[in-house]
Context: one part of a larger RNA
RNA sequence: GAUUGAACGCUGGCGGCAUGCCUAACACAUGCAAGUCGAACGGUAGCAGGGGCUUCGGCCCGCUGACGAGUGGCGGACGGGUGAGUAACGCGUAGGAAUCUACCCAGUAGCGGGGGAUAGCUCGGGGAAACUCGGAUUAAUACCGCAUACGUCCCUUGUCAUAUCGAUAAGGGGGAAAGCAGGGGACCUUUUAGACCUUGCACUAUUGGAUGAGCCUACGUCUGAUUAGCUAGUUGGUAGAGUAAAAGCCUACCAAGGCAACGAUCAGUAGCUGGUCUGAGAGGACGAUCAGCCACACUGGGACUGAGACACGGCCCAGACUCCUACGGGAGGCAGCAGUGGGGAAUAUUGGACAAUGGGCGCAAGCCUGAUCCAGCAAUGCCGCGUGUGUGAAGAAGGCCUGCGGGUUGUAAAGCACUUUCGGCAGGGAAGAAAUGCUUGAGGUUAAUACCCUCAGGUCUUGACGUAACCUGCAGAAGAAGCACCGGCUAACUCCGUGCCAGCAGCCGCGGUAAUACGGAGGGUGCAAGCGUUAAUC
Numbered sequence: 001g002a003u004u005g006a007a008c009g010c011u012g013g014c015g016g017c018a019u020g021c022c023u024a025a026c027a028c029a030u031g032c033a034a035g036u037c038g039a040a041c042g043g044u045a046g047c048a049g050g051g052g053c054u055u056c057g058g059c060c061c062g063c064u065g066a067c068g069a070g071u072g073g074c075g076g077a078c079g080g081g082u083g084a085g086u087a088a089c090g091c092g093u094a095g096g097a098a099u100c101u102a103c104c105c106a107g108u109a110g111c112g113g114g115g116g117a118u119a120g121c122u123c124g125g126g127g128a129a130a131c132u133c134g135g136a137u138u139a140a141u142a143c144c145g146c147a148u149a150c151g152u153c154c155c156u157u158g159u160c161a162u163a164u165c166g167a168u169a170a171g172g173g174g175g176a177a178a179g180c181a182g183g184g185g186a187c188c189u190u191u192u193a194g195a196c197c198u199u200g201c202a203c204u205a206u207u208g209g210a211u212g213a214g215c216c217u218a219c220g221u222c223u224g225a226u227u228a229g230c231u232a233g234u235u236g237g238u239a240g241a242g243u244a245a246a247a248g249c250c251u252a253c254c255a256a257g258g259c260a261a262c263g264a265u266c267a268g269u270a271g272c273u274g275g276u277c278u279g280a281g282a283g284g285a286c287g288a289u290c291a292g293c294c295a296c297a298c299u300g301g302g303a304c305u306g307a308g309a310c311a312c313g314g315c316c317c318a319g320a321c322u323c324c325u326a327c328g329g330g331a332g333g334c335a336g337c338a339g340u341g342g343g344g345a346a347u348a349u350u351g352g353a354c355a356a357u358g359g360g361c362g363c364a365a366g367c368c369u370g371a372u373c374c375a376g377c378a379a380u381g382c383c384g385c386g387u388g389u390g391u392g393a394a395g396a397a398g399g400c401c402u403g404c405g406g407g408u409u410g411u412a413a414a415g416c417a418c419u420u421u422c423g424g425c426a427g428g429g430a431a432g433a434a435a436u437g438c439u440u441g442a443g444g445u446u447a448a449u450a451c452c453c454u455c456a457g458g459u460c461u462u463g464a465c466g467u468a469a470c471c472u473g474c475a476g477a478a479g480a481a482g483c484a485c486c487g488g489c490u491a492a493c494u495c496c497g498u499g500c501c502a503g504c505a506g507c508c509g510c511g512g513u514a515a516u517a518c519g520g521a522g523g524g525u526g527c528a529a530g531c532g533u534u535a536a537u538c
Stems, first nucleotide, its partner, number of pairs: 001538004006534005013385006019378002021343001026341003030338003035074003040071002043067002047065003050061004081296003090221007099213002104209007112146001114144002122135005152174009179201006188194002222268003229259003234256007271293004275286004298319005321332004349375001351374003357371001358369004388418004398409004422479001424474005432465001437459008482527005487508003493522005503510002
């Protein structure tokens, strides 16, 4: 000099854009942060509509819109947080083969026919509660057989190929499914409907893709030798078990290997990277925000479900802590967003909205979304603007200094003439909104001019921010300057007070009676809504 997620002191006008618990991975009151689907299902607790009855008090009917609780599906493995652990295939770069992949895209082949339960509801019991037990009854895209099998899986045989894996042909064996909604001319039936046809969405098997994930290898990845030896599933083989998959991943047997001075092992420290800061560079230091990967979710362990977890707001066990209790027993996990206590030099609102972007579910309308978008607080940082402009010598008054003549503050002020940024008040006012819906037309599908899908046109809407950006008008210089320093380094000097005292100080050093170095004043210098100090890095 540059820089900071800074803090402290004094001071403080506005705006834009960023950033904001670095400490206790300490403990947490309260609210919210993951739901959705009635176009899978039986239904109807509550609301609204409709219908019926009525003694006018009400009662009944799931009939309709909807829908609490329940069965079922998909999603709660994403998104969000934190950096405790980890010196490791964890991360980074470059490769590899023995794998899986829900939803999505493309292809092929299907979607036949049955069964038994169970929640809910209801009846009864236990319990303070959390909850739980029994009887009866019921549905499904829940569950289970049967049929069928182009692919697919397993076995046998043959051919080709081969270190292992494989390709191909024949034979044998095993294995699947579910419906729902919209529309409909003829024919049939038990005729507001169904069969049947058709469209869409689902479903089953399988192939390929895309995406995501698991695994392996080479190289790189802090300090210490006042850590020199470490290792028995250890290193390799055979046979098996196991996994989606290679492998001591695991087991039995066999061999005695494997790593290490090019630093093994041990100890300490630490999430890694893109990057950030500094520097001419080489390098050094760091790893906040943003992005990628990893790890963790009160502490330790475990599996279940599932395409995917050994799962932050799931389950089980143990432990510590907190809470409820009728003492028998139960409940909980903010390193999600706010917020509280505590720690600390120190770090914000118990805000608004789903309008946009994105995500989950749904045919859709839509619902949910503390992701996100916004607002609030903080000079925490960067950037921009303002605090007036011109004129004005009687060089006013006052202050300070003085060789008492004057000098300086100083064109500074006053005065005169202007301007009105920002702020204040009032009026106007884009863009962020494209969709969805409705409707018209064309095309596709179809037996069909229904329904549905795509495209084009028209049309009705949808904004948290927002009293926004921006524009115009009004009034009036009106509301807006401080901080540090002035001995040398280092830009900037005099007076008074003090008298080795009080004090200053980054280094040298000042102060013991004329202190440009302490304190005050006048003046000056440097930065400026900041300025200094402290801490830290280069």

This is a predicted structure of a 538-nucleotide part of an RNA (small-subunit ribosomal RNA, 5' domain) from a Gammaproteobacteria bacterium. Lineage of the source: Bacteria > Pseudomonadati > Pseudomonadota > Gammaproteobacteria. RNAcentral holds the full RNA, with entries from ENA. Rfam family: Bacterial small subunit ribosomal RNA. Its family is annotated with ribosome and structural constituent of ribosome in the Gene Ontology.